Annotation:
Transfer RNA from an uncultured Acetobacteraceae bacterium, 77 nucleotides, folded computationally. The prediction has a mean pLDDT of 83. Rfam family: tRNA. Rfam's curators write: Transfer RNA (tRNA) molecules are approximately 80 nucleotides in length.
[in-house]
RNA sequence: CGGGCAGUAGCGCAGCCUGGUAGCGCAUCAGUCUGGGGGACUGAGGGUCGUGGGUUCGAAUCCCGCCUGCCCGACCA
Numbered sequence: 001c002g003g004g005c006a007g008u009a010g011c012g013c014a015g016c017c018u019g020g021u022a023g024c025g026c027a028u029c030a031g032u033c034u035g036g037g038g039g040a041c042u043g044a045g046g047g048u049c050g051u052g053g054g055u056u057c058g059a060a061u062c063c064c065g066c067c068u069g070c071c072c073g074a075c076c077a
Stems, first nucleotide, its partner, number of pairs: 001073007010026004020057001028044006050066005
């Protein structure tokens, strides 16, 4: 330098193809059960969807640029 993949809640991920306004598990908090702990059950809170634009009535999703990480290749030595 070229190509590919990935970036979504504290962590791990789904949703993207085929646009309709964001979800699962763990964790956290509260309540109940338990003598307490642990554990189980019920409920709740938590996300500028990497970033800046574009298209659209409407974008996590489609298009373009950029950033970060990983992989492959090239180049230099």